[in-house]
Molecule: THF (Tetrahydrofolate) riboswitch aptamer
RNA sequence: AUCAGAGUAGGCGUAUGCGCGUAAAGUGCGGAACGAACGGGGAGUUGUCGUUCCGACGAAAAGCCCGCCCGCGAAAGCGGGGGCUUGCGGUGCGUAUGCCGCAUCCCGCUGAA
Numbered sequence: 001a002u003c004a005g006a007g008u009a010g011g012c013g014u015a016u017g018c019g020c021g022u023a024a025a026g027u028g029c030g031g032a033a034c035g036a037a038c039g040g041g042g043a044g045u046u047g048u049c050g051u052u053c054c055g056a057c058g059a060a061a062a063g064c065c066c067g068c069c070c071g072c073g074a075a076a077g078c079g080g081g082g083g084c085u086u087g088c089g090g091u092g093c094g095u096a097u098g099c100c101g102c103a104u105c106c107c108g109c110u111g112a113a
Stems, first nucleotide, its partner, number of pairs: 002112004010100010020089003029055008040107004061086005068081005
């Protein structure tokens, strides 16, 4: 000097645990402002992520209990709250696992040696 390779942030899938919503927040989409991170070192985007704000769109509930609370009622009971179960949501966080993955530039690391 040449060729090959490893590894980041992060993203996605699956499984699982605990929650949240179902009185619609969240997720997803578009925009703005601010901020952060981006293989071991340096630089770093029109890419990534986060926070706040704005805009458009937009949903799946059902059964049981009713010993507790509130209202109505003479009572039986009814309604609301509440609880449990099963669902639902491009739902949040954690754990395990698989896949993708340095935008890019310079240097480094491992192997061929």